[in-house]
């Protein structure tokens, strides 16, 4: 070079055009002699950029990184 998959919360992962959700972690409070578990709340996320569309994490186009595969 050329094909293809993958980039969503700190972390692993979900969500095939109509409010982006979970598990683990973290933050408050309950409770507990302390911690820990256990309850009940909160915060936190679309990789950059253009397009399509009433509306895009989703669909096209290009870029960035990253995996695998081929010479």
């Nucleotide at each position: 070079g050329c094909c293809g998959g993958g980039a969503u919360a700190g972390c692993u992962c979900a969500u095939c055009g109509g409010u982006a959700g979970a598990g683990c972690g973290c933050c408050u409070g309950a409770u507990u002699g302390u911690g820990g578990a256990u309850c009940a709340g909160g915060a936190g996320a679309g990789a950059g950029g253009g397009g399509u569309u009433c509306g895009a994490c989703u669909c096209c186009c290009c870029u960035u990184c990253u995996c695998g595969g081929u010479a």

A computed fold for a 71-nucleotide RNA from a soil metagenome, annotated as transfer RNA. The prediction has a mean pLDDT of 82. The sequence is in RNAcentral, with records from MGnify. Its Rfam family is "tRNA". The family's RNA type in Rfam is transfer RNA. Rfam describes the family as follows. Transfer RNA (tRNA) molecules are approximately 80 nucleotides in length.